Source information:
This is a predicted structure of a 419-nucleotide RNA (Bacterial RNase P class A) from a Planctomycetia bacterium. The coordinates come from a structure-prediction model, not an experiment, and the mean pLDDT is 76. It matches the Rfam family "Bacterial RNase P class A". Rfam describes the family as follows. Ribonuclease P (RNase P) is a ubiquitous endoribonuclease, found in archaea, bacteria and eukarya as well as chloroplasts and mitochondria. By type it is a ribozyme.
RNA sequence: GGAGUGGAACGGACGGUCGCCGGUCGGGCGGAGGGUGGGGCGCGAGCCUCACCGGAUGUCACGGCCGGAGGAAAGUCCGGGCUCCCAGGGCACGGUGGUGGGUAACGCCCACCGGCCGCGAGGUCAGGGACAGUGCCACAGAAAGCAAACCGCCGGCGGGUCUCCCGCCGGUAAGGGUGAAACGGUGAGGUAAGAGCUCACCAGCGGACCGGGUGACCGGUUCGGCUCGGCAAACCCCACCGGGAGCAAGGCCAAGCAGGAGGAAGUCCGGCCGUCAGGCCGGCGCGUCGCUGCCCGUGACGCCCCCCCUCCGGGUCGGCUGCUGGAGCCGCCGGGCAACCGGCGGCGGAGAGAAAUGGCCGUCACCGUCGGGCUUCCACCCGACGGCACAGAACCCGGCUUACAGUUCCACUCCGUCC
Numbered sequence: 001g002g003a004g005u006g007g008a009a010c011g012g013a014c015g016g017u018c019g020c021c022g023g024u025c026g027g028g029c030g031g032a033g034g035g036u037g038g039g040g041c042g043c044g045a046g047c048c049u050c051a052c053c054g055g056a057u058g059u060c061a062c063g064g065c066c067g068g069a070g071g072a073a074a075g076u077c078c079g080g081g082c083u084c085c086c087a088g089g090g091c092a093c094g095g096u097g098g099u100g101g102g103u104a105a106c107g108c109c110c111a112c113c114g115g116c117c118g119c120g121a122g123g124u125c126a127g128g129g130a131c132a133g134u135g136c137c138a139c140a141g142a143a144a145g146c147a148a149a150c151c152g153c154c155g156g157c158g159g160g161u162c163u164c165c166c167g168c169c170g171g172u173a174a175g176g177g178u179g180a181a182a183c184g185g186u187g188a189g190g191u192a193a194g195a196g197c198u199c200a201c202c203a204g205c206g207g208a209c210c211g212g213g214u215g216a217c218c219g220g221u222u223c224g225g226c227u228c229g230g231c232a233a234a235c236c237c238c239a240c241c242g243g244g245a246g247c248a249a250g251g252c253c254a255a256g257c258a259g260g261a262g263g264a265a266g267u268c269c270g271g272c273c274g275u276c277a278g279g280c281c282g283g284c285g286c287g288u289c290g291c292u293g294c295c296c297g298u299g300a301c302g303c304c305c306c307c308c309c310u311c312c313g314g315g316u317c318g319g320c321u322g323c324u325g326g327a328g329c330c331g332c333c334g335g336g337c338a339a340c341c342g343g344c345g346g347c348g349g350a351g352a353g354a355a356a357u358g359g360c361c362g363u364c365a366c367c368g369u370c371g372g373g374c375u376u377c378c379a380c381c382c383g384a385c386g387g388c389a390c391a392g393a394a395c396c397c398g399g400c401u402u403a404c405a406g407u408u409c410c411a412c413u414c415c416g417u418c419c
Base pairs, nucleotide, nucleotide: 001415002414003413004412005411006410007409008408009407010406012364013363014362015361016360017359018358020068021067022066023065024064025063026062027060028059029058034053035052036051037050038049039048040047041046070390074401075400077399078398079397080396081395082246083245084244085243088296089295090294091293093242094241095240096239097238098112099111100110101109102108113127114125115124116123117122128237129236133235134234135231136230137229150176151175152172153171154170155169156168157167158166159165160164184202185201186200187199188198189197203227205224206223207222208221209220210219211218212217250321251320252319253318259312260311261310262309263308266284268283269282270281271280272279273278285303286302287301288300289299290298291297328347329346330345331344332343333342334341335340366387367386368385369384370383371382372381373380
């Protein structure tokens, strides 16, 4: 100097002018309730009225001050807080998938292990199981799950035009071909020809033992049949995890109406009260509703009207709240490889309600192009022109994913050159 890898931050600033939202202070309006005094009425309790003092909620197109979107506010993909639904068990369903940690939790984060890619820094993995079972592997090829013989090689028999060829039977998978993949590789021996048939070395698989590590795993020694495809992001099996619905959740206030028709389930048993009518308690049975779907179980209501279901019809679609102090942020110290945890101190950061922070002017910063100083480049300076990313909270957090012009910083790797 060039090319890369991993991470972090910023992503406009200032001034003027007009206009928004929230908070706070002041001012104006207003006058709930209270106090003091005077007068009047009343037997009394008390009531009415006038004046003064202080003054609440509220309100204002009044003024000052303070504050006012994001790293993703996005996607709605995960996990929670919070609210409501009776919160039990089983099945179904859904999610995750190496090990160890972190966290409120996770499908997230950190560290490590293993496979693959990269010279490397690093990146990536839907990373448990194919010996529980089922299924698929197109085409090509003889054959793609227990196989298989197209070309070929060897042996035997027979024949012929007899250095060779043809037919039949048997043996064979070393050579060739097909394919993504064909039942280990190299070498030697052996054989009629071959083959782990045998042997040596290696790879793989399985067993035993030793060492390191919390562990996933790693390394070593030894034995062995010789060798037992791929796909589970196919169904599935295994391990672990999981109630549902959601701020349009929910709570309060105000206002307003109008109900009608039909359906289902005992008019069972026992006790008590009562003159009767009837009422109360308990049991059993049935119906409906709730507990994500189903079942068990359970709770509530109903079985003369009320619960529930179906149809027709009416009213309200207003206001307040939930709504911002959180597993929060910042600094320092300690522990830990790290994620993160603990301690101490400090801060108080939008809360709209159809949706607020915007419009205009000027200057600067940044980027690009052109011209000039300046000579080739770089760097620097001046001028002109153009541009200036993705993008807007809506209950709140922890993540992931996606989008992003440009600028800056840190650490590391490789290549080249010079000292």